[in-house]
Molecule: transfer RNA
Organism: Schistocerca americana
């Protein structure tokens, strides 16, 4: 330089263009306990950026940024 794939809560992953973006762990609050842990009840927390298509975009398209792999 070329090309492929990816970018979603703190972490790891889901999410056929359509109703409140889901799950696990972690965090916080309450409960339980003599106390801790576990359990139980609840809470906060995310779609890389810009533009386009569409009635409607996390999802499709273009550009950019970035990570990884392959080729040179």
């Nucleotide at each position: 330089g070329u090309u492929a794939u990816g970018g979603u809560g703190g972490u790891g992953u889901a999410u056929u263009g359509g109703u409140u973006a889901a799950c696990a762990c972690a965090u916080c609050u309450g409960u339980c306990u003599a106390g801790c842990a576990a359990g139980c009840a609840g809470a906060a927390g995310a779609c890389c950026c810009u533009g386009g298509u569409u009635c409607a975009a996390g999802u499709c398209c273009a550009g950019g940024c970035u990570a990884u792999g392959a080729c040179a």